[in-house]
RNA sequence: GCCGAGGUAGCUCAAUGGCAGAGCAGCGCUUUUGUAAAGCGAAGGUUUGCGGGUUCAAGUCCCGCCCUCGGCU
Numbered sequence: 001g002c003c004g005a006g007g008u009a010g011c012u013c014a015a016u017g018g019c020a021g022a023g024c025a026g027c028g029c030u031u032u033u034g035u036a037a038a039g040c041g042a043a044g045g046u047u048u049g050c051g052g053g054u055u056c057a058a059g060u061c062c063c064g065c066c067c068u069c070g071g072c073u
Stems, first nucleotide, its partner, number of pairs: 001072007010024004018056001027041004049065005
């Protein structure tokens, strides 16, 4: 330099162009003499790497850029 995959909650990952979610972690409660485990609940995103475009509507489609991983040279 070229090709491909990826970037979404603290972590691991979902989401057919139509309400951004789950598990784990953390927090609260129940249970226990107490802890762990288990059960229940609420919360957690300047709304999806950054900037534009298309669209009634974009995490998703298009363009540019940044970063990570893999391959080729």
Molecule: transfer RNA
Organism: Pseudomonadota bacterium